[in-house]
This is a predicted structure of a 73-nucleotide RNA (transfer RNA) from Brachybacterium kimchii. The source organism's lineage runs through Bacteria, Bacillati, Actinomycetes, Micrococcales and Brachybacterium. Its mean pLDDT, the model's own confidence on a scale to 100, is 81.

RNA sequence: GCCCUGGUGGCGCAAUCGGUAGCGCAGCCGUCUUGUAAACGGCAGGGUGCCGGUUCGAUCCCGGCCGAGGGCU
Repeated sequence: GCCCUGGUGGCGCAAUCGGUAGCGCAGCCGUCUUGUAAACGGCAGGGUGCCGGUUCGAUCCCGGCCGAGGGCU
């Protein structure tokens, strides 16, 4: 220098055909318990790495950039 993969709550991952973002763990509250843990029920937490474009509508498509991993020379 070129190519590929992924960047989404604190962490690990989904959303595959563009229709307004969900699951688990962790956290908080409650039930249960003599108490703690476990189990069960609930709550909160992200607008998707950044900038632009297409579109009625973008996590998803297009361009550029940033940083991460891998490959080739």